[in-house]
C1' cells in the first nucleotide's frame, strides 16, 4: 500500500418523538432525544416508494443496487 473479516477499543452518526423555523406537500434545518448503524460519510446513476401547483417537477442516501472516499483492529 492492497485484499478479506469485523462494533474489540477510542470514538462517530443518530430513528421515533418533542420544541422552533422553512416548504403547497413529500420532506428539510436547528436543539433536545436514542431505535438502531462497521461506512447510518458523500453522490439522485438505476430501480422502488412518496409528494405536487402533475405527461413535468420535487422528496427519500436510515428502501435497495451502484459509484467515490474514509477510522481502527485482526488475518
Nucleotide at each position: 500500500u492492497g485484499g478479506c473479516u469485523g462494533c474489540a477499543a477510542c470514538g462517530g452518526c443518530a430513528a421515533a418523538c418533542u420544541g422552533c423555523c422553512c416548504g403547497u406537500g413529500a420532506g428539510g434545518g436547528c436543539a433536545g432525544g436514542a431505535c438502531g448503524c462497521a461506512a447510518a460519510g458523500c453522490c439522485g446513476c438505476g430501480a422502488a416508494c412518496c409528494u405536487c401547483a402533475c405527461u413535468g417537477a420535487g422528496g427519500u442516501a436510515g428502501u435497495c443496487g451502484g459509484g467515490c472516499u474514509g477510522c481502527c483492529a485482526g488475518c
Molecule: c-di-GMP-I riboswitch aptamer
Organism: Candidatus Bipolaricaulota bacterium